[in-house]
Molecule: ZMP/ZTP riboswitch aptamer (pfl RNA motif)
Organism: Spirochaetaceae bacterium UBA1306
RNA sequence: GCAGGCCCGCAUGACUGACGCUUUCGGAGAGCACUCCGGGGGAGUGCGGGCGCGUUGGUCGCCGCGCGUCUGGGCAGCUCAU
Numbered sequence: 001g002c003a004g005g006c007c008c009g010c011a012u013g014a015c016u017g018a019c020g021c022u023u024u025c026g027g028a029g030a031g032c033a034c035u036c037c038g039g040g041g042g043a044g045u046g047c048g049g050g051c052g053c054g055u056u057g058g059u060c061g062c063c064g065c066g067c068g069u070c071u072g073g074g075c076a077g078c079u080c081a082u
Stems, first nucleotide, its partner, number of pairs: 005051008015041002017070005025038005039065001061075003
């Protein structure tokens, strides 16, 4: 000096379902848990700044409307290939 880590700001942002309890996003449509619009949520990614910096720290995951049971995704991490 740099990476990891934490915090703040800006930009971007996948995913946001079914049934039941129930007051449990609203409207329209269609049915193997879906589509569109509106509101709300939102991990992550990029940039900038700060703390910190070779031991601190971190690691038995994170995200989608009150709870439960499910369905289907996304992201981070690890390995391999191109």